[in-house]
Context: one part of a larger RNA
RNA sequence: GGCUUACGGAGGAUACCUUGGCAUUCAUAGGCGAAGAAGGACGUGGUUACCGACGAAACGCUUCGGGGAGCUGGAAACAAGCAAUGAUCCGGAGAUCUCCGAAUGAGGCAACUCCAUGAACUAUUUGUUGAAUUCAUAGACAAAUAAGAGCGAACCUGGUGAAUUGAAACAUCUUAGUAGCCAGAGGAAGAGAAAGUAAAAACGAUUCCCUUAGUAGCGGCGAGCGAAACGGGAACAGCCUAAACCAAACUAUUUUUAGUUUGGGGUUGUGGGACAACAAUCAAUAUAAACAAAAGAUUAGAAGAACUAAUUGGAAUAUUAGACCAAAGAAAGUGAAAGUCUUGUAUUUGAAAAUUUUUUGUUCAUUAUGUUGCAUCCCGAGUAGCAUGGGGCACGUGAAAUCCCGUGUGAAUCCGCGAGGACCACCUCGUAAGGCUAAAUACUCAUGAAUGACCGAUAGUGAAACAGUACCGUGAGGGAAAGGUGAAAAGAACCCCGGGAGGGGAGUGAAAUAGAACAUGAAACCGUAAGCUU
Numbered sequence: 001g002g003c004u005u006a007c008g009g010a011g012g013a014u015a016c017c018u019u020g021g022c023a024u025u026c027a028u029a030g031g032c033g034a035a036g037a038a039g040g041a042c043g044u045g046g047u048u049a050c051c052g053a054c055g056a057a058a059c060g061c062u063u064c065g066g067g068g069a070g071c072u073g074g075a076a077a078c079a080a081g082c083a084a085u086g087a088u089c090c091g092g093a094g095a096u097c098u099c100c101g102a103a104u105g106a107g108g109c110a111a112c113u114c115c116a117u118g119a120a121c122u123a124u125u126u127g128u129u130g131a132a133u134u135c136a137u138a139g140a141c142a143a144a145u146a147a148g149a150g151c152g153a154a155c156c157u158g159g160u161g162a163a164u165u166g167a168a169a170c171a172u173c174u175u176a177g178u179a180g181c182c183a184g185a186g187g188a189a190g191a192g193a194a195a196g197u198a199a200a201a202a203c204g205a206u207u208c209c210c211u212u213a214g215u216a217g218c219g220g221c222g223a224g225c226g227a228a229a230c231g232g233g234a235a236c237a238g239c240c241u242a243a244a245c246c247a248a249a250c251u252a253u254u255u256u257u258a259g260u261u262u263g264g265g266g267u268u269g270u271g272g273g274a275c276a277a278c279a280a281u282c283a284a285u286a287u288a289a290a291c292a293a294a295a296g297a298u299u300a301g302a303a304g305a306a307c308u309a310a311u312u313g314g315a316a317u318a319u320u321a322g323a324c325c326a327a328a329g330a331a332a333g334u335g336a337a338a339g340u341c342u343u344g345u346a347u348u349u350g351a352a353a354a355u356u357u358u359u360u361g362u363u364c365a366u367u368a369u370g371u372u373g374c375a376u377c378c379c380g381a382g383u384a385g386c387a388u389g390g391g392g393c394a395c396g397u398g399a400a401a402u403c404c405c406g407u408g409u410g411a412a413u414c415c416g417c418g419a420g421g422a423c424c425a426c427c428u429c430g431u432a433a434g435g436c437u438a439a440a441u442a443c444u445c446a447u448g449a450a451u452g453a454c455c456g457a458u459a460g461u462g463a464a465a466c467a468g469u470a471c472c473g474u475g476a477g478g479g480a481a482a483g484g485u486g487a488a489a490a491g492a493a494c495c496c497c498g499g500g501a502g503g504g505g506a507g508u509g510a511a512a513u514a515g516a517a518c519a520u521g522a523a524a525c526c527g528u529a530a531g532c533u534u
Base pairs, nucleotide, nucleotide: 001533002532003531004530005529006528007527008526009525016484017483020455021454022452023451024450025449026448027447028446029444030443031151032150039100040099041098042055043054044053046078047077050074051073052059061094062093063092064091065090066089070082071081072080105114106113107112115118121148122147123145124144125143126142127141128140129139155186156184157183158182159181160180166173170220196203197202207234208233209232210231217225218224238436239435240434241380245264246263247262248261249260250259251258252257269414271379272378273377274376275373276372277371278370279369283367284366285365289363290362291361292360293359294358295357296356297355298354299353301349302348303347307322308321309320310319311318323340324339325329331343332342333341385409386408387407388406389405390404391403395421416431417430418429419428420427471478472477491518494505495504496503497502
C1' cells in the first nucleotide's frame, strides 16, 4: 500500500406517509363596476416584524336566526379580560368602509400636491343664446338625468392578419384565415322560418351528433386540401313589418295636390293583399310585466342504532371469549388494525331574514272569419342583372353556377322575378333586395357534491412550505430550492469540561443510534480495529 470482515462518520437514495396537485362527472353560477370595481398603498392588536381579517365606527359595530361551553386568528408566552343576563363560533340583513386605481374639481413621478368641495368627458332632455346668411341651422353656455366609460378564465361574432413548417430546394400551393392584434355581445353567441333541397317521387326554418366519406371533387393533378343531399337521431315554434287603401294632425301651396307624423289595414306562392259585393261572428291564444297563493331550492343547522372482559403491549382498534346494531359494514380520526370510542353515514327533520325556480290565479295584454269578382292598384331600386377587378364557396379561373365587395352601367311588379353548377328550351321548385325568434350546441375564472387500474416531494401545478416569493434583468421578461422528533414536548431540571460551539453524566420517553443538523437511513467518499497479503 491492497483485499476482507466488524464498528463508525458523512450523505440522503429506497420503502412508508400526505397537508398539495391532476383529471373527470353531476349540479349551481355565468358576471363585478360612477351606490366607485378588479387590483393595490397605508393603517387597525396590551406587547405585533410577517400572513390572514378588518378600515379612523379599523383583530371589529348593529340586528335577526342557529348553536350551547368555553373564548380573546395563524402562534407560543405573559398581562388583562369576556362568557348560561348565552360569549367565542356559523348563517341572513344592515352600518362603517382612509388613499390610489375607469378615477371623474385641477395637477401629478399611483397611493401625493393645490384650489377649497367640484358630474371630468360623452349621451339624452330642457332652457338661454346664436354665425357665414334674411328666416333658420351649425355652434356656444347653463341646468337636469345618472345611461356609458373600467375589469374579468374560456366559449362566441366581426375586423385585421403572419412566419417557422410541408412540398425532402422553392415561387403557385401548404402551414392558415391558424397564431397575434383590435372591436363587440351573451349566459351562451351565431344561424333560423326557403327567391331552399331535390328530380318525374317528393320533402318542408335553424342548430348539433352519427352516417354519407377520405367518397364526389379540387390540386406545380405535387405536397396536400376535401364537401353536400338522402338516411338515422337530439331538440322542436313560430312571428312582426314595407307597399297598395282609409282616417286625423301638421307643413308647403292661389286651387288642385304633394310631403311628414300618428293610427287603422296588410304579410302570401294550390300566389297573396288592397278594392267591391255578400254572409258570419265573441271565440281563442300564449307570453312579457306586476301582484297574490301553493309547492320546492339555496344561504346556518338538528335528531341519529349497537361492546364488554381477559391476555400481550408504552398504548388495544390486535388475539381469545361471549354479545349487539344494521334503511347505518361510505369515510376519517382516536397511543397498532374499530359497524357498536369520536366525528360521521342510512333515514328523518329545520329558517326570523334574503335570494330563487315551477305551477296556478287576477290585472294588464295579444290575435282572429269565409265565399265570389279577376277589371284597377300594391307586393321591399341605384336593388337584381351585366362588364371589369378581387374575395369566399371542398372547387387554385377553370365550362364555374351559387354567395360577398370595389368601379362602371342598370331592369321588371305576377302575362312578373329567381334557382335547378356555363348557356338555351321545356319542366319543376321558390318568391330576393326589411326585421325578431326558445330548445337541442360551445365553454369553465368561480361555488358545491362525488369519483379515479391519476401523482406521491427530482413526481404531481412553477408553487404540499409566507411562490410568481428569493434571486436575475434598465426593461419586456425569466424564475428556483425548500415536507416527516414523538402518542404526548413529556423539547433534556441539576452537575461536569469548555470563552463558545459541542460534548459527558443525570432525567423524560416504548425507543434518544427518536435530541430538535431530529422517522427509515442505500451508494459514492472518509476513518478505527482485526485478519490475510505485497
Background
This is a predicted structure of a 534-nucleotide part of an RNA (large-subunit ribosomal RNA, domain I) from Chrysoparadoxa australica. Model confidence (mean pLDDT): 83 of 100. NCBI's taxonomy places the organism under Eukaryota, Sar, Stramenopiles, Ochrophyta, Chrysoparadoxa. RNAcentral holds the full RNA, with entries from ENA.